This is a predicted structure of a 370-nucleotide RNA (Bacterial RNase P class A) from a Rhodospirillaceae bacterium.
Rfam family: Bacterial RNase P class A. About the family: Ribonuclease P (RNase P) is a ubiquitous endoribonuclease, found in archaea, bacteria and eukarya as well as chloroplasts and mitochondria. By type it is a ribozyme.
Model confidence (mean pLDDT): 76 of 100.
It was read from a public genome assembly, where an Rfam model found it.
The organism belongs to Rhodospirillaceae, within Bacteria.
Of the family's consensus pairs, 95% are formed in the model.
RNA sequence: CCAGACGGUCGGAUGGCCGCCUUCCGGCGUGCCGGGGGGAGGAAAGUCCGGGCUCCACGGAGACACGGUGCCGGGUAACGCCCGGCGGGGGCGACCCCAGGGAAAGUGCCACAGAGAGCAGACCGCCCACCCCGACUUCGGUCGCGGCGGGUAAGGGUGAAAGGGUGCGGUAAGAGCGCACCGCGCCCCCGGCGACGGGGGCGGCACGGCAAACCCCACCGGGAGCAAGACCAAAUAGGGGCGGUAAACGGCAUGUUUUCGGGCCGCCGCCCGGGUCGGUCGCGCGAGGCAUCCGGCAACGGAUGUCCCAGAUGAAUGGCCAUCCCCUGCCCUGCAGGGACAGAACCCGGCUUACAGACCGUCUGGCUUU
Numbered sequence: 001c002c003a004g005a006c007g008g009u010c011g012g013a014u015g016g017c018c019g020c021c022u023u024c025c026g027g028c029g030u031g032c033c034g035g036g037g038g039g040a041g042g043a044a045a046g047u048c049c050g051g052g053c054u055c056c057a058c059g060g061a062g063a064c065a066c067g068g069u070g071c072c073g074g075g076u077a078a079c080g081c082c083c084g085g086c087g088g089g090g091g092c093g094a095c096c097c098c099a100g101g102g103a104a105a106g107u108g109c110c111a112c113a114g115a116g117a118g119c120a121g122a123c124c125g126c127c128c129a130c131c132c133c134g135a136c137u138u139c140g141g142u143c144g145c146g147g148c149g150g151g152u153a154a155g156g157g158u159g160a161a162a163g164g165g166u167g168c169g170g171u172a173a174g175a176g177c178g179c180a181c182c183g184c185g186c187c188c189c190c191g192g193c194g195a196c197g198g199g200g201g202c203g204g205c206a207c208g209g210c211a212a213a214c215c216c217c218a219c220c221g222g223g224a225g226c227a228a229g230a231c232c233a234a235a236u237a238g239g240g241g242c243g244g245u246a247a248a249c250g251g252c253a254u255g256u257u258u259u260c261g262g263g264c265c266g267c268c269g270c271c272c273g274g275g276u277c278g279g280u281c282g283c284g285c286g287a288g289g290c291a292u293c294c295g296g297c298a299a300c301g302g303a304u305g306u307c308c309c310a311g312a313u314g315a316a317u318g319g320c321c322a323u324c325c326c327c328u329g330c331c332c333u334g335c336a337g338g339g340a341c342a343g344a345a346c347c348c349g350g351c352u353u354a355c356a357g358a359c360c361g362u363c364u365g366g367c368u369u370u
Stems, first nucleotide, its partner, number of pairs: 001366010012324007020039009041341001045352002048350005053225004066221005071085005086100001087098004101216002106214002108210003123156002125152004130147002133144004164182006183205001184203008229281004239272006249266004254261002288307008325339006
C1' cells in the first nucleotide's frame, strides 16, 4: 500500500432574530407579562420476548390440560437476552454459522424413482450345476447363443437415504467369512465443576433417518393492561329520602249524608347519591447518567465522587439568516446543488428491522521496501 475480519464512537458546528411546550421566581388586570432553567433517538420504529407498576381472581401446596424453553458453566430483577466454553460445519487465516435433550418407552412417516425403504432386496452383472443348439477338438474337453434351477450385496443402476468404510487375505463367485486401520457399541482408567476430551480393553456390527410429527424427560408460566387505576365534578334527563298539598288544579282508593279527612300518584320545596361532558392525579429520582479505582478472561459486580436530564394530550421540540465543515457537479482564486434512517406518549432490560456518510482501535492474508 492492497484485500479482509471483529469491536466501538459519531451521525453536522457556532452565533443572531422570530416562534412553540414545560418548570421555577417575581408582578398584576388570573391568564397574560418579565426573567432564569430544560426540551427526541441510536434506533424514540416493529410491539417479538422479559420485568417494574396497577387492577381483577385466588387459603397453602400439588396434579391435570395448554403454551413456552431445551449442550455445559456463569451474569442478571428477569428473559427466548448477554458472556465464556464444549461439540458439529465453513474459511489459507483473522474469524463466522448451528432449533445443539431423548430414535435399544411407544405410535407414525420415509414422496418420486427403484427389484428392494425396514421382519430388506436379485433388475443388470458375476459364479456354479443341468438341458438344447452351434463351432472347434489331441475325443479328455473348450468356447458361444438360449432355457431352467441355485449361489452372491463385490460392481452397475434407482434414490435424500440401500443393513458400516478402506486395504489385504480368502472364495466357484462373493460376503466381517478372517485380519489391520478408521467408525460404532459396551466396560474401565485419567483430566475437567460440567458439556466433553484422552487412553486401554472387549464385541464382528447389533442400534438407517425424521421429534421445526405425535410423544417422553427437565425447567418456566394465574389473567388483563396507563384506554391499567384513583380523585373532583356541570347543564339536561332520570333515581332515592324528608316535608307540604296552604290560596289553585287533575287522577286513584277508602270512611262517609255532606262541607270534610294527605292514604297514594301527579304537583311544590329542601336534601342525597350514580353516570356522562370536562378537569386533576398516575407522570418523571430511576434495576438512572457520567468519571475514577477495585474484583472478574468476559458478560457483569462493588466502592467513592458528581449530575438532575422532555413530559405534550387536535398533541410542543420549528423557521429564517450569517460563517464554517463534509460530499457531488461545472466554464474550478469561484459558483450551484445536497447532508441519511427516522420522531417520545407509563417506565425499564433485551431482540429484530431501517440508516447517506465520517472516524477510532485490535487482528488476518498478500505485495513492496528499509